[in-house]
RNA sequence: AGGGGAGUAGCUCAGCUGGUAGAGCAACGGUCUCCAAAACCGUAGGCCGCAGGUUCGACCCCUGUCUCCCCUG
Repeated sequence: AGGGGAGUAGCUCAGCUGGUAGAGCAACGGUCUCCAAAACCGUAGGCCGCAGGUUCGACCCCUGUCUCCCCUG
């Protein structure tokens, strides 16, 4: 330098041919318990790496760019 993959909640990851984002764990509150753990119930937390474009509508399509991993030279 060229090619491919990944980037979504604090963490690990889903998200269907474009229709407006979810799970588990963690956190917080509650029930239970003498207390705690476990179990069960609930709550909060994200404008999807960043910036543009297309569209009535974008995590999803297009362009540029940043970070990490792999391959080629």

Record summary: A computed fold for a 73-nucleotide RNA from a bacterium, annotated as transfer RNA. It matches the Rfam family "tRNA". The sequence was found in a public genome assembly.